[in-house]
Predicted 3D model of a 176-nucleotide RNA (Lysine riboswitch aptamer). Its mean pLDDT, the model's own confidence on a scale to 100, is 75. It matches the Rfam family "Lysine riboswitch aptamer". About the family: Riboswitches are metabolite binding domains within certain messenger RNAs that serve as precision sensors for their corresponding targets.

RNA sequence: AGAGCUGAUAGAGGUUGCGCGAUUCAAAAGUAGCCAGUUGGAUGCAUGCAGAUGCAGAGGAAUGCUGAUGAAAGGGGAUAGCGCCGAAAGGAAACAGUAUCUGCGGCUGCUUUCUUGGGCAUGAGGCGAACAGCUUUAUGACUGUCAUCGGAAACCGAUGGAGGGCUAUCUCUCGA
Numbered sequence: 001a002g003a004g005c006u007g008a009u010a011g012a013g014g015u016u017g018c019g020c021g022a023u024u025c026a027a028a029a030g031u032a033g034c035c036a037g038u039u040g041g042a043u044g045c046a047u048g049c050a051g052a053u054g055c056a057g058a059g060g061a062a063u064g065c066u067g068a069u070g071a072a073a074g075g076g077g078a079u080a081g082c083g084c085c086g087a088a089a090g091g092a093a094a095c096a097g098u099a100u101c102u103g104c105g106g107c108u109g110c111u112u113u114c115u116u117g118g119g120c121a122u123g124a125g126g127c128g129a130a131c132a133g134c135u136u137u138a139u140g141a142c143u144g145u146c147a148u149c150g151g152a153a154a155c156c157g158a159u160g161g162a163g164g165g166c167u168a169u170c171u172c173u174c175g176a
Base pairs, nucleotide, nucleotide: 002174003173004172007170008169009168010167011166014085017084018083019082020081022079023078024077025076033069035067036066037065038064043056044055045054046053048104049103050102051101052100088116089115090114091113092112093111095109096108097107098106117143118142120140121139122138123137124136125135126134127133145161146160147159148158149157150156151155
């Protein structure tokens, strides 16, 4: 020289690169709730289901209709800011927390593990109030990167790979 799943630092990808909270907007929704009237005639509420317990209820529960008033959460868009480039997202499992209590489920947090280079379009599935959006997967082209091959001056084409990758610098080990 070269080789290595040695380590450190810096960096690149971009049809809005990724995330976070804040502000704002649409939607949720003229919905829930509350009030009045009416209907109705025994259930209703506290968590989606089951059980327990409590409370309301013939001095009229649920339900339907009319009138008046009228939200919020989860999900999403935009804006600037901040943190960043496994940024992050999704799946699974364990543990902890959560509402009156218990079990299941849900939600939140955390840990481990698996998958995904990136965004886009279309189809199908899931979540969702939703024709929004998110997500999984298949297909398609695009894009960054590396390897191999072919042609070439800086580039182009083909095939393949994966972020545990790639680039730069330094370091460590092996090595003549």